Model confidence (mean pLDDT): 82 of 100.
This is a predicted structure of a 1443-nucleotide RNA (small-subunit ribosomal RNA) from an uncultured Gammaproteobacteria bacterium.
Rfam family: Bacterial small subunit ribosomal RNA.
The RNAcentral record of the sequence draws on ENA and SILVA.
């Protein structure tokens, strides 16, 4: 885009077309081929005339019909595609090899006899069907005779033509051979016979073309020819005898499949592909098979015989049938029409004709099956009506749609007219049909759906569902915000149709002729000679097969184009004309290919002299090395590994010395060196032998290249036979290893490995690159010639040729890479490839001793496999570097008790959240109640709060106080009142309503916060360049840095976030300022203290500078950056500490801070309240405190601090309690007062290694303290109890300096609770060899089958479910060969048996005939062995799939 379509959902109306694609299946009934009486005989209604016994008979006409005999026709017209891969079509010729009824034209004829039979009478037989006997009778039926212009046959002439085969045509005399009438107005017609000719149909040959399998390779005996002979209309093995041995095939014989063929037809730009309904042409079938007859034509769709399935009748003896004609039926089946009209038209038959007959045709009917047309209403109409959806609530959409207002009337409905087709000399004749057309009326009435809206692909949105139900053509949606599922809305597309489904071409250059490829994506045969084929130098002659051009023919009609015309247009039909790309025929051209002659040498061979070589074979031969053997020397281990053992070895090993034996490989040279065609070759010597380069000339004269089949050769390893056997070794034993270890490493070992012959023929047989030529910048090696300059001569240096590397131009490539040794740019040949799996497998065939090679599928089954490159990641890959990362060290967890969170458990509840590091002293800077979100009881309902509206009531409001009650609340009770003139207003109550409310749920809908990688040094961009792109360059290298720090260098130049600096504390100094702080000097004063009055110097306070920047010096470096070291300096290379956190990653944490979208509850999942519980406890973790004691413990004394808090507060001093603590309250809103007492330390004094004067847990009593309230469930004291634990297992954590360890003291929180969390200060150590291992990270590289990125990906069994398929003992069917039986009907032969009208004969016979019979051929059938092909089959093999 098409459809002979079907489904599925709709459906007004015309008009043209089309309608069993499937069972070539069975078929009921009708109906499809009959006609002529002018070709006959009989019968014969009716009429008319006569008779008449009134029954009727006769005679005629028989203008009505009509069985039967004849004649013509029934071979045409119709259907269908089973067959068939063929001269069947298709096209072009042939026929001098051939017929043609009817028709035309034209020659001649049509004379004269016989003899029968059907109808038809009479019988018979049978159920019928029908058969049959005897008699009669007619012709255009039959048969002789006559005539022969022509025909035709043999003979023998002429004349022309010819493809030389032979034809045509003209004369001649021989022979054989015709007929029919009928009608008639008597004119004539129609017919009969013959001949030539013509048309029209047929037969026949040929040349070209026509599907797929080689997993069909050999096929053929009437086979191919020839001769005689038969047949036919005709040629011809077509038949037949004889004789010859051919004939066809790799240009596909022969088998098998499969299928009408062609114009056309559908589709594409063409080429082509697919297809072969309707229409035409042509072939073939007609229940299956076979067979003839008749006839101008048949082996005959509505004929006949025979055979055979199958249906029907039947009296069972026997008949009868053939819808693939027309409607029809029933099966099949997704599926395909009326048992209609009519011969009016066209067309056929017959007939003189009138006519008859025609399911051909002409028409209608059914079916939206298909094309085309028209319609289903126009115009106006804005409050953008209701309604519907949506929605940011404001709108928006539907939608000018609709209502309504004004028109039209195609369709339709009724009514009136009403045809062309069709008119033949003339009359008569319409099935359609009262149709098409026109005209009038009527009336917006009766006529719209389908599909679809993620991208591909026009068209969005809202509810519903929650990987569920479903979608889906591909991709792919749906696990609670689904434009993809369903429903609604609104859209989009086509519209009496829309869409599904199938099927064909087309996109698909995706089989590439137009027009594809093969180094790595599918593909180059392992490697060669070589046969057929293809393909081929140069120059000339000839020819014209290819090729090119002009003419002729033909390529049927439709169909498709173009042009015109009829139907209102249209589709549809009608005319013209073009096309038909072919194919003969024939004139012509000759470049260029072929073919033909004849040269030529460049391309190829050879000859001639050099040359190098692990080229092959054979013998022979060497020296070193391992093992054994014998012997000598020697003693205790050797040998082997990561480490060991197994093993050998005191029966003398290994080691070392001598001498023997064997067998196998050749170090050194040795080299991207050299040879070969590839495998492949490597000690040395001889012998044979093959190839290859070089240099000059000589000689053939195109001999050339490639190669399908084919022959050869082909590592290793296995194979068979006989030898060999030194090392080394599959298997195999043993020792390790290991969670196992039929491995990996060790000690042993046999096949093998080595030689001969003979198999195998296969390897990542690789350059993953056929082979041959010719061209097309270079550059540097090497090897073998050869030539030049030059030289005493050998290098060196230049050319050339053959080789073999590396770089690399142009050009190619998907890119990676090729690049004169091409993957470049041409030509010629041969292999090969077409999606991934199944599978290089399965059956088949060949080969093989065998293993197995070789050829080489399908069913299934997936949506991808795969190439090269990019960017991450990852590596038990490399190189660099960094971190308390390890390592050196200190101190710790884990062991113990206790606090403390977690988990699990339990509970009415033990509220939620956080879980590897990066959850577990977390959110929680404080759970007795509150808090709290949980539970439990008993109660509220517009609400504890917020903001409206409406109605109505009052003012608010406070308070003592009773009462029920756990309490919240409910009841009473009392006091007590606003502004405005009013309207009202604010306020508080009650009702109704809108909404308040939720710590309910989703952190995987989100915001904003955090936390991790990591304070790691990265992470990016503009512009340029490079790449086809991804992307790269810059960010990479050299160096250095904490750092992408910072220097060079550089197709890359600059930037941007990060880094470093700017910030704040902290170290030094200066300048200012002096109080609540400070005192040096001065002075007072006191037991004594900055107490005073002064000071301003110090320390301090808190402002504001100075200061460190690799600046200086030296040495490394690259004259850079930086580093080392030194000076100076309070401090030195970032001074130390803090803030500070790149793109990003982890759907990381948080809906319970907040704030938020959906959804959920709404008398409750909201609110108020009381008691509970978050504080349970067999158990397990994480984080701390306190310890285990003498660097300690208790006593008693004496020291030094920073930084913080204080009014609902911080308290001194005094008194009181043993102590928490009280009682009382000076002073401070704070450099002033006051928590406050610093502890460790330090000097004395005791303990003396012990469960202790250690530890301090539990427990018992007895108390402060805060709180309305310390029971569950506080905290502290005092007094008694005195547990566990004596340094801590695998493990693990912190810490590089004022750090660690240790020590106390402060704050937030807070009524009250600190071993927790921020914070301060005091005392103050070790150790750092290094970067080898752990662990994290940074560049840079490699590799990748990874991209959810190694927690990645992935392989095989084994279980299960299912699917198709190989083998299989074998069953069962179709096909088909051979060899045999048989042999119906039929024809042909033969005939001896019957029978016989026409002719011959006087006759008796005879000719001829027909019947039986018999022979050949041969169809069903049957045997028997073969192929070959489908199903099926216990079992059994591998294969695909699956969460």
């Nucleotide at each position: 885009c098409a459809c002979a379509a079907a489904c599925g959902c709709u459906g007004g109306c015309g008009g043209c077309g089309u309608g069993c694609c499937u069972a070539a299946u069975a078929c009921a009934u009708g109906c499809a081929a009959g006609u002529c009486g002018a070709a006959c005989g009989g019968g014969g209604a009716a009429g008319u005339a006569c008779c008449u016994u009134c029954g009727g008979g006769u005679a005629u006409u028989g203008u009505a019909c009509u069985a039967g005999u004849g004649g013509c026709g029934c071979a045409c017209g119709g259907g269908u595609g089973a067959g068939u891969a063929a001269c069947g079509c298709g096209u072009a010729g042939a026929u001098a090899a051939u017929c043609u009824u009817c028709c035309u034209u034209a020659g001649a004829g049509u004379g004269g006899g016989g003899a029968a039979u059907a109808a038809c009478c009479a019988g018979u037989c049978g159920a019928a069907a029908g058969a049959u006997u005897g008699g009669c009778u007619a012709a255009u039926a039959c048969c002789g005779c006559a005539u022969a212009a022509g025909a035709c046959c043999a003979c023998a002439g002429a004349u022309c033509c010819u493809g030389c085969g032979g034809g045509a045509u003209c004369a001649g005399g021989g022979g054989u051979u015709a007929a029919a009438g009928g009608c008639u107005u008597c004119g004539g017609u129609c017919g009969c016979u013959u001949u030539a000719a013509g048309a029209u149909g047929a037969g026949u040959c040929u040349g070209c073309g026509c599907c797929c399998c080689a997993u069909u390779a050999g096929c053929u005996a009437g086979u191919u020819g020839g001769u005689g002979g038969g047949g036919u209309a005709a040629c011809g093995g077509c038949c037949u005898a004889c004789c010859a041995a051919g004939g066809c095939a790799g240009u596909g014989a022969u088998g098998g499949g499969u299928a009408a063929c062609u114009g056309g037809u559908u589709u594409g730009a063409g080429a082509g592909a697919a297809c072969g309904a309707c229409c035409a042409g042509u072939c073939a079938c007609a229940c299956u098979g076979g067979g003839a007859c008749u006839g101008a034509g048949a082996c005959a769709c509505g004929g006949c015989c025979c055979a055979g399935a199958c249906u029907c009748c039947u009296a069972c003896g026997g008949g009868a049938g053939g819808c693939a004609g027309c409607a029809g039926u029933a099966g099949g089946g997704a599926a395909u029409c009326u048992u209609g009209c009519a011969c009016a038209a066209u067309g056929g038959a017959g007939g003189a004709a009138a006519c008859u007959c025609u399911g051909a045709u002409g028409c209608a009917g059914c079916g939206a099956c298909g094309c085309c047309g028209c319609g289903u209403g126009a115009g106006u109409g804005a409050u953008g009506a209701a309604g519907g959806c949506u929605u940011u609530c404001g709108g928006g959409u539907u939608g000018u749609a609709a209502a309504g207002c004004u028109c039209u009337g195609u369709u339709c409905u009724c009514a009136g007219g009403g045809a062309a087709a069709a008119a033949c000399a003339a009359a008569a004749u319409g099935a359609u049909u009262g149709u098409a057309c026109c005209u009038g009326a009527g009336g917006a009435g009766a006529a719209a759906g389908g599909a679809c809206c993620g991208g591909c692909u026009a068209a969005c949105u809202u509810c519903g569902u929650g990987c569920c139900a479903g979608c889906a053509g591909c991709c792919g949606c749906g696990g609670u915000a689904a434009g993809a599922c369903g429903g609604g809305g609104g859209g989009u597309c086509c519209u009496a149709g829309c869409g599904u489904u199938g099927u064909u071409c087309g996109g698909a250059a995706u089989c590439a002729u137009u027009g594809g490829g093969c180094g790595u994506a599918a593909a180059g045969c392992g490697g060669g000679c070589g046969u057929a084929g293809g393909u081929g130098g140069c120059c000339a002659u000839g020819u014209a097969a290819g090729u090119c051009g002009g003419g002729a023919g033909u390529g049927a009609a439709a169909u498709c184009c173009c042009u015109g015309g009829g139907c209102u247009c249209a589709a549809c039909c009608c005319a013209g004309g073009a096309a038909g790309u072919g194919c003969u025929c024939u004139c012509g051209a000759u470049a260029c290919u072929g073919c033909u002659u004849g040269g030529c040498u460049u391309g190829a061979a050879u000859g001639u002299g050099g040359a190098a070589g692990a080229g092959g074979a054979u013998a022979g031969u060497g020296g070193a090395a391992u093992u054994c053997c014998a012997g000598g020397u020697g003693u205790a281990g050797u040998g082997g590994u990561g480490a060991a053992a197994u093993a050998c070895g005191u029966a003398g090993a290994u080691a070392u010395c001598u001498g023997g034996a064997g067998g196998a490989a050749c170090a050194c040279c040795g080299g991207u060196g050299g040879c070969g065609a590839a495998g492949g070759c490597g000690g040395c010597u001889a012998u044979c032998u093959g190839g290859u380069c070089c240099a000059a000339c000589a000689u053939u004269g195109a001999c050339a290249c490639u190669g399908a089949g084919g022959c050869c050769c082909g590592a290793a390893a296995g194979c068979g036979u006989g030898g060999g056997g030194a090392u080394c070794a599959a298997a195999c034993a043993g020792g390790a290893u290991u969670a196992g270890a039929u491995a990996c490493c060790c000690u042993g070992g046999u096949a093998g490995u080595c030689c001969a012959c003979g198999c195998u023929a296969u390897a990542a047989a690789c350059g993953a690159u056929g082979g041959a030529u010719a061209c097309u910048u270079g550059g540097u090696g090497u090897u073998g010639g050869a030539g030049g300059u030059a030289u005493u001569g050998a290098c060196c240096c230049c050319u050339c040729c053959a080789g073999u590397g590396c770089c690399g131009a142009a050009g190619c490539u998907a890119a990676c890479g090729c690049g004169u040794u091409a993957a470049g740019u041409a030509u010629c040949c041969c292999g090969c490839c077409u999606g991934g799996g199944g599978a290089g497998u399965a059956c088949g065939g060949u080969c093989g001793c065998a293993a197995g090679a070789u050829u080489a599928a399908a069913a299934c089954u997936c949506a991808a496999a795969g190439a090269a490159a990019u960017u991450g990641a990852c590596g038990g890959g490399g190189g660099c570097c960094c971190g308390c990362a390890c390592a050196a060290g200190c101190g710790g967890u884990g062991g113990a008790g206790c606090a403390u969170g977690u988990g699990g458990u339990u509970c009415a509840a033990u509220u939620c959240g956080a879980u590897g590091c990066a959850a577990c002293g977390c959110g929680a800077a404080a759970a007795a109640c509150c808090u709290u979100a949980c539970c439990u009881a008993g109660g509220u309902u517009u609400g504890a709060c917020a903001u409206g509206u409406a109605u109505u009531g009052g003012a608010a409001g406070g308070a003592u106080c009773c009462c029920a009650g756990a309490a919240a609340u409910g009841g009473g009770u009392c006091c007590g009142c606003u502004c405005g003139c009013a309207a009202g207003a604010g306020c508080c109550g009650a009702u109704a309503c809108a909404c308040a409310g939720g710590u309910g749920c989703u952190g995987c809908a989100u915001g904003g916060c955090u936390g991790u990688c990591g304070u790691c040094a990265g992470c990016u961009c503009g512009u340029g360049u490079c790449g086809u792109g991804a992307g790269a360059u810059g960010u990479u290298g050299g160096g250095u840095u904490a750092a992408g720090u910072c220097c060079c260098g550089c197709a890359a130049c600059g930037a941007g976030c990060g880094c470093a600096a700017c910030c704040c504390c902290u170290g030094u100094c200066c300048c200012c300022a002096g109080u609540u702080g400070c005192c040096a000097g001065c002075a007072c004063a006191u037991c004594a203290u900055g107490g005073u009055g002064g000071g301003a110097a110090c320390u301090c306070u808190g402002g504001g500078g100075a200061g460190a920047c690799u600046g200086c010096c030296g040495g490394u470096g690259a004259c850079a950056a930086a580093c080392c070291g030194g000076a100076g300096g309070a401090a030195g290379g970032u001074g130390g500490g803090g803030a500070u956190g790149a793109c990003g990653u982890c759907a990381a944490g948080u809906c319970a801070u907040c704030a938020u979208g959906g959804c959920c509850c709404u008398u409750a999942u909201g609110g108020g309240c009381u008691g509970g519980g978050c504080u349970a406890c067999a158990c397990a973790c994480g984080u701390g405190c306190u310890a285990c004691a003498a660097u300690g413990g208790u006593c008693g004394g004496u020291a030094c601090a920073g930084a913080g808090g204080g009014a609902c507060g911080c308290a001194a001093g005094a008194c009181c309690g043993c102590g928490a603590g009280g009682u009382g309250g000076a002073g401070c809103a704070a450099a002033u007062c006051c928590c406050a007492a610093a502890a460790a330390a330090c000097c004395a004094a005791u303990c003396g290694u012990a469960g202790u004067c250690c530890g301090g847990a539990u427990u018992g009593g007895a108390g402060u303290c805060u709180g309305c309230a310390a029971c569950u469930c506080g905290a502290c004291u005092c007094c008694a109890u005195g547990a566990a634990g004596u340094c801590g297992g695998a493990a693990u954590c912190g810490c590089u300096a004022g750090u660690a360890a240790u020590c106390g003291c402060g704050a937030a929180u807070c009524a009250g609770c600190a071993u927790g969390u921020c914070g301060c200060g005091g005392u103050g150590a070790a150790u750092a060899c290094g970067u080898u291992c752990c662990c994290g990270g940074g560049c840079c590289u490699u590799g990748u089958a990874c991209a959810c990125a190694c927690c990645g990906c992935c392989c095989g069994u084994c279980a299960c479910a299912c699917c198709a398929u190989g083998g299989g003992a074998g069953u069962g069917g179709g096909u088909u060969g051979c060899u045999c039986c048989a042999g119906a009907a039929g024809u042909a032969g033969u005939u001896a048996g019957c029978c016989u009208a026409a002719c011959c004969g006087c006759a008796a016979g005879g000719a001829g005939g027909g019947c039986g019979a018999u022979u050949a051929c041969c169809a069903c059938g049957g045997a028997g062995u073969g192929a070959u092909u489908c199903a099926u089959g216990a079992c059994u093999g591998g294969g695909g799939u699956g969460a």